[in-house]
Context: one part of a larger RNA
Molecule: large-subunit ribosomal RNA, domain II
Organism: uncultured archaeon
């Protein structure tokens, strides 16, 4: 890991209830005892009241009234559930006591043993030199030293080498090596204690309190596990309180009985409640502009007066103009209350009883706070996932369709009909040219992109766009200037000739010159310009491997706007079945038959009926003409499981109706054992 075995709501006992049976104003006995004894005791039979007391009643109260009483029990057995015990199994770290350890190791103490070689040359002594001497200097001599270098010993730095058995081992390199060395024996110090040159080190692979037994199945509001079947109903992740918040109690909400006949989810109507949305400006308050008013503290001017005046600033009034969760004249939808009618329910509701689970919830819509926002965060409400298959959405708990008892045909929803891949390469009219889109998804802002609709104007008297021609004169108007001639600036901006032409719109000269424009006018021959609005398209448009309409691919197989077909679910619909409630009927009962249903998804939970395992008791049966077991097939049953046949085995083995329980395993990092 796999296989074969073990492996978890038990027992006493007290209490509530369920149900069954005995007896019944009574029920029933307990140690005892061979048996008779044993009536004691318990539970009812009256109860209130704190007591006295009263007493079918009683306590309070002046009293009205309220409390609490006035109703067969008892004793066994049996489901369920509660207490108390280990109390469903497993599973702590740790707390206490007792003992037992210093053969390891830490200290110390007795009594032993050991340190190769070489280096260095402390005092002190000798001779000498100088010196009065103290004593200093030289060379000898000498052999000091928690001294050098190094072997043995002893230690363990580094290689994060090696190799690996958590423990540790080998290499190599490395510290000490006469010393606060190193080391054999032998003794002592004992657990909240000892020892530590102090690491909370070490005390026998065990230390921030050894180690073994015992308390002790210590405790666990925590994790994990808890074993056959069907079949009927089915939740909660809220409220409150609680040294609470991962627990628990009571409520809500499930779920079984038993009793009981009403009750109102929806709709209308009457009568009520409510100030929200949207809206408005009557009130409060906020806002933009002007008018008007007021010299009001300061300011400023003018001035020196007790004063005027003001495009500083404030205050008011009225009119427009924009708004308000803490504004509201007037105000829905929309929720609710009571009555009444309809209509559904009545398998519901409601009361009492017993039994829970659960109190970590989350997603969509909608309305709200708080936040810049969030696949936040807290709330309220529907609807959903949880506890819901199926269909669609490429995939996808909660988006869309639609609640799945089997079975078969059919027929539709949503969603689709070129292919992958079932169904139109369907129809009709428009748009898009951007591979826009075909997937959720893009702002401001700008677009002679295209299409579509409106208005105005100009236009065969010739329009718009192009090209040709002219564009002049007084005059270089005045002034300024170094210069200003249409074109630096300033003021004027008139007249002539015309077919038109500005005292000049724009480039250019240092000032002229020079080109163009406006304006005519030729040619040309049919539409042109300006607004504005609306579709669809284009920029705006940035992310890390190469790359996503699922995808292939499409100019429709895209948008839009319409028409008809078809496909497509456990949905509807028909048929045949199973089951389930309830009603009738038949029957002593178990049971059976009809018939109706807006039954029959389902997590945690409750409830009913079964299967199968050993064990006893009772009938009653199989087996060497082959049991139990093991294969293998085969039929039955919604299933747990039953039966029959072969093959194997070789002695036991059931079946019915009762009884007990050490009764059911894929799962506990389960335990044992095999491989």
């Nucleotide at each position: 890991g796999c296989c074969g075995g073990g492996g978890a709501g038990u027992u006493u006992u007290u209490c509530u209830u369920u149900g069954u049976g005995g007896c019944a104003a009574g029920g029933u006995u307990a140690a005892u005892u061979a048996a008779a004894u044993g009536a004691a005791g318990c539970c009812g039979a009256a109860g209130c009241g704190a007591a006295a007391g009263c007493a079918a009643g009683u306590a309070u109260g002046a009293a009205a009234a309220u409390g609490c009483g006035u109703u067969a029990g008892u004793c066994a057995c049996u489901g369920a559930g509660a207490g108390a015990a280990g109390a469903c199994c497993u599973g702590a770290a740790g707390c206490c006591a007792g003992a037992u350890g210093a053969u390891c190791u830490a200290g110390u103490c007795c009594u032993g043993a050991g340190c190769a070689g070489g280096a260095u040359g402390a005092a002190g002594u000798u001779u000498u030199u100088c010196g009065a001497a103290a004593g200093a200097g030289a060379a000898a001599u000498g052999g000091a030293g928690g001294u050098c270098c190094g072997a043995a010993c002893u230690a363990g730095u580094g290689c994060u080498g090696u190799g690996u058995a958590c423990a540790u081992g080998c290499g190599c390199u490395u510290g000490g090596a006469u010393g606060a060395c190193u080391u054999g024996g032998g003794a002592u110090u004992a657990g909240g204690g000892g020892u530590g040159a102090a690491a909370a080190g070490c005390c026998a692979c065990u230390c921030g309190a050894a180690u073994c037994u015992g308390g002790c199945c210590a405790u666990g509001g925590c994790u994990g596990g808890u074993u056959c079947c069907u079949g009927u109903u089915g939740a909660a992740a809220u409220a409150u309180g609680c040294c609470a918040g991962g627990g628990u109690a009571u409520a809500g909400u499930c779920u079984u009985g038993u009793a009981u006949u009403g009750u109102u989810u929806g709709u209308c109507g009457a009568c009520g409640a409510g100030g929200u949305a949207a809206a408005g400006u009557a009130c409060g308050g906020a806002u933009a502009a002007g008018u008007c008013u007021u010299g009001c503290a300061g300011a400023g001017g003018c001035a020196a007066a007790u004063g005027c005046c003001u495009a500083c600033g404030g205050g008011g009034a009225a009119u427009u103009u924009u708004c308000c969760a803490a504004c509201u004249c007037a105000g829905a939808a929309c929720u609710u209350g009571u009555c009444g009618a309809c209509u559904g329910c009545u398998g519901a509701g409601u009361a009492c009883a017993a039994g829970a689970u659960a109190c970590a919830g989350c997603u969509g819509g909608u309305g709200u706070a708080u936040g810049u926002a969030a696949g936040a965060u807290a709330c309220a409400u529907c609807a959903a996932c949880g506890a819901g298959a199926c269909c669609c959405g490429a995939a996808c708990a909660a988006g869309g369709g639609a609640g799945a008892c089997c079975a078969a045909a059919g027929u539709u929803a949503a969603g689709g009909u070129c292919c992958c891949a079932a169904a139109a390469u369907a129809u009709u009219c428009a748009u898009u040219a951007a591979g826009u889109g075909u997937a959720a998804c893009g702002a401001a802002a700008g677009g002679a992109g295209u299409u579509u609709u409106u208005a105005u104007u100009c236009u065969g008297a010739g329009a718009c766009a192009g090209u040709g021609g002219g564009g002049a004169u007084g005059u270089a108007g005045g002034u300024c200037u170094a210069g200003a001639a249409g074109c630096c600036g300033c003021c004027a901006u008139c007249a002539u000739u015309u077919a038109a032409a500005g005292a000049a719109a724009g480039c250019g000269u240092a000032a002229c010159a020079g080109c163009u424009c406006a304006c005519c006018u030729a040619u040309c021959g049919a539409g042109a310009a300006u607004a504005a609005a609306a579709g669809c398209c284009c920029u705006g448009a940035a992310g890390a491997u190469g790359g996503a309409c699922g995808g292939g691919g499409c100019u429709a197989a895209a948008u839009g706007a319409a028409u008809u077909a078809c496909c497509g679910a456990c949905a509807c619909u028909u048929u045949g079945g199973a089951g389930g409630u309830u009603a009738u009927c038949u029957g002593u009962a178990a049971a059976g038959a009809u018939a109706a249903c807006u039954c029959u998804g389902g997590u945690a939970a409750a409830c009913a009926g079964g299967c199968g395992u050993a064990u006893u008791a009772u009938u009653u049966g199989c087996g060497u003409a082959g049991a139990a077991g093991u294969u293998u097939u085969u039929a039955c049953g919604u299933a747990a499981g039953u039966a029959g046949g072969g093959a194997u085995g070789g002695a036991g083995c059931g079946a019915a109706u009762a009884u007990u329980a050490g009764u059911g395993a894929u799962c506990a990092u389960c335990c044992c054992g095999g491989c």